Molecule: transfer RNA
Organism: Flavobacteriales bacterium
RNA sequence: GGAUCGGUAGCUCAGCUGGCAGAGCAUCGGACUUUUAAUCCGCAGGUCGUGGGUUCGACCCCCACCCGAUUCA
Repeated sequence: GGAUCGGUAGCUCAGCUGGCAGAGCAUCGGACUUUUAAUCCGCAGGUCGUGGGUUCGACCCCCACCCGAUUCA
């Protein structure tokens, strides 16, 4: 340098043929408990890697770029 895959909540990851962004764990609040832990309930937390384009509408399609992994030379 070429090819493929990936980048979404603090972490691990879903997200269907383009139509309201989600789960588990963690944090926080509450219940329970003498207290802690465990268990149960609830809240909050997102520029969907960056910048453009297409579209009534983009995590999703197109282009360029950045970062990471694998692979070829």